[in-house]
RNA sequence: CACCGAAAAAACCAAACCCGCCAAAAGGCGGGGACGGAAAGCCACGGGUCCUCGCUUCCUCCGAGAAGCCAUGGAUGACUCCCCGAAGGACCCAAGAUCGCCGAGCUGCCGAA
Numbered sequence: 001c002a003c004c005g006a007a008a009a010a011a012c013c014a015a016a017c018c019c020g021c022c023a024a025a026a027g028g029c030g031g032g033g034a035c036g037g038a039a040a041g042c043c044a045c046g047g048g049u050c051c052u053c054g055c056u057u058c059c060u061c062c063g064a065g066a067a068g069c070c071a072u073g074g075a076u077g078a079c080u081c082c083c084c085g086a087a088g089g090a091c092c093c094a095a096g097a098u099c100g101c102c103g104a105g106c107u108g109c110c111g112a113a
Base pairs, nucleotide, nucleotide: 004111005110012037013036017032018031019030020029021028022027035100041106042105045103046102047101048098049097050096054069055068056067057066058065059063073082074081075080084088
């Protein structure tokens, strides 16, 4: 120096959940709180996952805008079928989110084997 990571020492971060704020949402930030973490430090570059998608009306603005509305109804073990309705929101792409999902990249504390 590199790998490695101890029933070591010192320090550090903080999941779920609760409260407040921000966002259309995923989610983010702050406070509390600890399930965990040797990069749970930084970085959305690759992959994954998540989010947004209904109907009616309105508009100097055509928007992820405003107001209002609909059924997460019934039957079946299931496939599926029935019923009401303007509508009970399909899939893909893109934008977005996530590095505490995995990988790549950058940086870093301690030092037993």
Model confidence (mean pLDDT): 79 of 100.
A computed fold for a 113-nucleotide RNA from a Pseudomonadota bacterium, annotated as c-di-GMP-I riboswitch aptamer.
Taxonomically the source falls in Pseudomonadota (Bacteria, Pseudomonadati).
Of the family's consensus pairs, 94% are formed in the model.
The sequence was found by an Rfam model in a public genome assembly.